[in-house]
Context: one part of a larger RNA
RNA sequence: GGAUGAACGCUGACAGAAUGCUUAACACAUGCAAGUCGACUGGAAUUCACCUUCGGGUGAUAGUACGGUGGCGGACGGGUGAGUAACGCGUAAAGAACUUGCCCUCUAGACCGGGACAACUGUUGGAAACGACAGCUAAUACCGGAUAUUAUGGGAACCUCGCAUGGGGAACUUAUGAAAGCUAUAUGCGCUAGAGGAGAGCUUUGCGUGCCAUUAGGUAGUUGGUAGGGUAAUGGCCUACCAAGCCGACGAUGGCUAGCCGGCCUGAGAGGGGGAUGAGCAGCCACACUGGGACUGAGACACGGCCCAGACUCCUACGGGAGGCAGCAGUGGGGAAUUUUCCGCAAUGGGCGAAAGCCUGACGGAGCAAUACCGCGUGAGGGAGGAAGGCCUUUGGGUUGUAAACCUCUUUUCUCAGGGAAGAAGAUCUGACGGUACCUGAGGAAUAAGCAUCGGCUAACUCCGUGCCAGCAGCCGCGGUAAUACGGAGGAUGCAAGCGUUAUCC
Numbered sequence: 001g002g003a004u005g006a007a008c009g010c011u012g013a014c015a016g017a018a019u020g021c022u023u024a025a026c027a028c029a030u031g032c033a034a035g036u037c038g039a040c041u042g043g044a045a046u047u048c049a050c051c052u053u054c055g056g057g058u059g060a061u062a063g064u065a066c067g068g069u070g071g072c073g074g075a076c077g078g079g080u081g082a083g084u085a086a087c088g089c090g091u092a093a094a095g096a097a098c099u100u101g102c103c104c105u106c107u108a109g110a111c112c113g114g115g116a117c118a119a120c121u122g123u124u125g126g127a128a129a130c131g132a133c134a135g136c137u138a139a140u141a142c143c144g145g146a147u148a149u150u151a152u153g154g155g156a157a158c159c160u161c162g163c164a165u166g167g168g169g170a171a172c173u174u175a176u177g178a179a180a181g182c183u184a185u186a187u188g189c190g191c192u193a194g195a196g197g198a199g200a201g202c203u204u205u206g207c208g209u210g211c212c213a214u215u216a217g218g219u220a221g222u223u224g225g226u227a228g229g230g231u232a233a234u235g236g237c238c239u240a241c242c243a244a245g246c247c248g249a250c251g252a253u254g255g256c257u258a259g260c261c262g263g264c265c266u267g268a269g270a271g272g273g274g275g276a277u278g279a280g281c282a283g284c285c286a287c288a289c290u291g292g293g294a295c296u297g298a299g300a301c302a303c304g305g306c307c308c309a310g311a312c313u314c315c316u317a318c319g320g321g322a323g324g325c326a327g328c329a330g331u332g333g334g335g336a337a338u339u340u341u342c343c344g345c346a347a348u349g350g351g352c353g354a355a356a357g358c359c360u361g362a363c364g365g366a367g368c369a370a371u372a373c374c375g376c377g378u379g380a381g382g383g384a385g386g387a388a389g390g391c392c393u394u395u396g397g398g399u400u401g402u403a404a405a406c407c408u409c410u411u412u413u414c415u416c417a418g419g420g421a422a423g424a425a426g427a428u429c430u431g432a433c434g435g436u437a438c439c440u441g442a443g444g445a446a447u448a449a450g451c452a453u454c455g456g457c458u459a460a461c462u463c464c465g466u467g468c469c470a471g472c473a474g475c476c477g478c479g480g481u482a483a484u485a486c487g488g489a490g491g492a493u494g495c496a497a498g499c500g501u502u503a504u505c506c
Base pairs, nucleotide, nucleotide: 001506002505003504004503006502007501008500009499010498014375016373018371019369020368021334026332027331028330030329031328032327035072036071037070040068041067042066047060048059049058050057051056079287080286081285088209089208090207091206092205093204094203095202098201099200100199103197104196105195106194107193108192109191111145112144113143114142120135121134122133123132124131125130151176152175153174154173155172158169159168160167161166181189182188183186210256211255212254217247218246219245222244223243224242225241226240227239228238229237259284260283262281263277265275266274289310290309291308292307293306312323313322314321315320340366342365343364344363348362349360350359351358352357379409380408381407382406389400390399391398392397414443415442416441417440418439419438423433450495451494452493453492454491455476456475457474461490462489463488464487465486471478472477
C1' cells in the first nucleotide's frame, strides 16, 4: 500500500446492487417450513325447494366438509461444519464386479379365480396419548392358478472376440417367475415382462492434499490362501480351516489441528500450487438432542419417519404419556459483534394431479444495519470598503478571505400535485413488489459535513496554559518555565458521508 462476513470512537443527506451469529453443533416459548390425488374407496351435517299418511321422503347444497384404504412424494429443496488427515476432497482412469422410481425409444402381453382388513356399526378400557373385542364392505390393496422372451437358474455342444478371471452371438433342452384397472371413449391416463437410452447412484485404482520424531516401531481378522455366507456388486465385508505374513526414516503407529475444492485476497511474477484463506455464490462430503439399530422403499440406515438406551424439558387423575429450530422468523444465553415473530405464491423452480388446482419461510420481494462497493449531492457565476468578529502582531499591519454580506442564476436532491409501467410466459384473466420505478408541473438555495493529523519518517505552525506534573507515543522519542511533540485556541494539511483506532492476511 492492498484486503476484511469485521468491531470500537466521533459524525452521518440520498440512490443502486450486495452482505449480515466468525462466539455456545448452547437451550428453546409461539407460528409457519410437505404434501397431494374424487379418473381408488366411505361419506355427512346445515340450509333451501318440493311432496307428505305429519312419522317422514325426494332433490339441491355435494361426491362438498371430514375420514379410511391405496398411489406418488416426504432420500429433493432448505440448514450447519460437530466429526473426518480419509479414496473425504481434487484430478486422471477402471467396472469383463454393479443398481436405477419418474422420463424417452422399441418388442410382447394384460386370461381364469379367491379370501380378507380399515373406514363404518355395536360393545368397551384409559385422565390423556392411544387402544381392545365382535360384525359388515370396496379397490389400481392382498393371494392362488394359467400363459411368456432377448428374463433368472441348470444342461450338452457351436461361432466369434479379448485385457487374466472371461465378453459377445445364434440355435436346442429343462425348471422358475407377470399383470389393473379408470374416465369426459380417444392419437386418453394407467398396468406387466423384456431390450436399449438419458440422467442419477455405487465400487475400485494412480497421483496430489496440515503440524509434531521431545511420537520409532506398529499389526491376530492382522497379511495372504481355500471353502462358504452376505451384498445390486468386488473384497477379511463376515465365518470356518490353513499358511505367517503385512506396514514402516520415501516417516508406519501415535498425538494435535482441520470439512475439501472452484474460487476469494495478495503479489511484478511464480508452470511442477509463491503466500494466505475457504464468509457469500457454485461442486462434493459429513451431520440432524447424544449413542446404537434396523424397517419401508428405485433410492435412507432417513433434519420436521420408526425402535432401544441416555441426558434435558413439559403434561399427568401418579397408572402413564409428549418433545427435539445446525428450516424461516423470533427468545434467553454466550460475545467486541451480526436483522423482521413482515408480504406473496404475481414470476422462476419443486411435489401431487388428466386438468382446474392445492402445497411450497425454496424462491420473489419489502423491512433493519454507512457492514463493504459503486454513483450523486450539500449549490453555480459575479462580488474588495479586502466589512464586522476571531487569531497573530515589530502596532505599520498580516491572516481567516471571494470566504461572508449583496446581485444574477440553476433545482441534481427535497416537499407537494398530476400521470404511471415493464416484469404476463397465455386469446381472455392473473403483479406480492407498488401507486414503487419513471415522466410532467409547481415551490424555494432551499433539507444535507464531518473526522483525523500538523517534531522527523510524513503533506501541514503560531499563541496561550502546564512545568519530568498532567499527559503523548507506530519507531526515534517529547514534557524539569519561552514545548511547532502534552491540553486549548486560531490557522493549515489530508481524506470525505465518512474519518480514525484495533484485530488479522499478503

Small-subunit ribosomal RNA, 5' domain from a metagenome, 506 nucleotides, folded computationally. Its mean pLDDT, the model's own confidence on a scale to 100, is 82. It matches the Rfam family "Bacterial small subunit ribosomal RNA". The RNAcentral record of the full RNA draws on SILVA.